[in-house]
Context: one part of a larger RNA
Molecule: small-subunit ribosomal RNA, 3' major domain
Organism: uncultured bacterium
RNA sequence: UGACGGGACCCCGCACAAGCGGUGGAUCAUGUUGUUUAAUUCGACGAUACGCGAAAAACCUUACCAGGCCUUGACAUACUCUGCAAAGCUUAAGAAAUUAAGUGGAGGUUAUCAGAGAUACAGGUGGUGCAUGGUUGUCGUCAGCUCGUGUCGUGAGAUGUUCGGUUAAGUCCGCUAACGAGCGCAACCCCUGUUUCUAGUUACUACUAUUAAGUUAAGCACUCUAGAAAGACUGCCAUAAUCGGAGGAAGGUGGGGAUGACGUCAAAUCAUCAUGCCCCUUACGGCCUGGGCUACAAACGUGAUACAAUGGCUGUUCACAAAGAGUCGCAAACCUGUAAAGGCUAGCUAAUCUCAAAAAAGCAGUCCCAGUUCAGAUUGAAGUCUGCAACUCGACUUCAUGAAGUCGGAAUCGCUAGUAAUCGCGAAUCAGAAUGUCGCGGUGAAUACGUUCUCGGGGU
Numbered sequence: 001u002g003a004c005g006g007g008a009c010c011c012c013g014c015a016c017a018a019g020c021g022g023u024g025g026a027u028c029a030u031g032u033u034g035u036u037u038a039a040u041u042c043g044a045c046g047a048u049a050c051g052c053g054a055a056a057a058a059c060c061u062u063a064c065c066a067g068g069c070c071u072u073g074a075c076a077u078a079c080u081c082u083g084c085a086a087a088g089c090u091u092a093a094g095a096a097a098u099u100a101a102g103u104g105g106a107g108g109u110u111a112u113c114a115g116a117g118a119u120a121c122a123g124g125u126g127g128u129g130c131a132u133g134g135u136u137g138u139c140g141u142c143a144g145c146u147c148g149u150g151u152c153g154u155g156a157g158a159u160g161u162u163c164g165g166u167u168a169a170g171u172c173c174g175c176u177a178a179c180g181a182g183c184g185c186a187a188c189c190c191c192u193g194u195u196u197c198u199a200g201u202u203a204c205u206a207c208u209a210u211u212a213a214g215u216u217a218a219g220c221a222c223u224c225u226a227g228a229a230a231g232a233c234u235g236c237c238a239u240a241a242u243c244g245g246a247g248g249a250a251g252g253u254g255g256g257g258a259u260g261a262c263g264u265c266a267a268a269u270c271a272u273c274a275u276g277c278c279c280c281u282u283a284c285g286g287c288c289u290g291g292g293c294u295a296c297a298a299a300c301g302u303g304a305u306a307c308a309a310u311g312g313c314u315g316u317u318c319a320c321a322a323a324g325a326g327u328c329g330c331a332a333a334c335c336u337g338u339a340a341a342g343g344c345u346a347g348c349u350a351a352u353c354u355c356a357a358a359a360a361a362g363c364a365g366u367c368c369c370a371g372u373u374c375a376g377a378u379u380g381a382a383g384u385c386u387g388c389a390a391c392u393c394g395a396c397u398u399c400a401u402g403a404a405g406u407c408g409g410a411a412u413c414g415c416u417a418g419u420a421a422u423c424g425c426g427a428a429u430c431a432g433a434a435u436g437u438c439g440c441g442g443u444g445a446a447u448a449c450g451u452u453c454u455c456g457g458g459g460u
Stems, first nucleotide, its partner, number of pairs: 008460006015451002019415005026305008034296002042053002064291007073121001077120002079117005088103006123280002126278003132274002134269003137265001139263001144183006150159003163174003189257004194230007204219002208217002233251001236245002307408001311367006324355003329348002334343003374405001379400007421443007
């Protein structure tokens, strides 16, 4: 000077408390450990690994295993020689890679094209993240971390940055051997909440006609769209200050996002990529078929569905959204099928057309507390779709089957408002394949005395 203390004091945070809903018990999905295996590819391991890399493992992906093949190579540059021989298509052999034959005729002809040869080399998801760059997690959106000059100290260093108030904040004010400055804080950026102006098509419809219908004429008022502005600054009242009040759509950071200081953990990543060194070079490289990553005694994490009456089922008004996606695509209406879906075919490169039905909600009926008209696992049968191909190993539909489960031990997690809880909708990836992820809106709570205690952080 730091770090640490079961030392003292001050202060914050869903940290506790006060509440609401979960996890831990059941079944299933998914990740991990372990075990098994020819292989179950690799990485990630307290917080900061475990629905994580992976925004899609049937083949491919794919890195793993078995078998069949290639050796200047699937890919790059350079040298020599040969020249009508390439790709594609057809036939034959084969599991395919590949090989052979026929057809074919590109590009090049100064060989830049194809083949053969020799060597430099290519190639490596092989090792080392404790050799590295770059990127990322975490403390933490915590309020801190420093510098110049001066002063003090023999010096390491101190001061400034402490102290008294105040703040979300090293935020600001006062005092002060300090005076200033930088990186952070805040503001500047985006979305959202109010109003005005400009502009009305594909959006909208008050008035006038019209129609089954904003359907058409018409209109630019309203809604909305998307560009520009206004608005909030402690400006006003009050106060030493905090608290409070007025006006206002909004009031003291209005709400949300992006934004992550100096540094910490030899934190993570050589498998995104790049890269030093080491290693392999007829193989640790390359091609293909099949298998595996999907195994299953057991354990753990994260989720989905339930255990029911604030409910299940049936009908009905078939009520009311937002945000997205679409031409290798989204697909209406109509017809067929119990259904998944199929047939046929409008419209749409989209404020125009389509996906598209929002669901919970409301109303009516039924069930009457049961392992049930709860719950839906598992299994059998028959089908649909995608795709060369659903056996290992896809999703969905129908009929039948109808398991555990009656609210979960110790323990433990999330959340302070349009939040929790609950209800659906969409997208990325994608041929197909979400209970995951990322978004969108609908309905919409309870509680916070307080800081003794637990955990983490800041300061003296």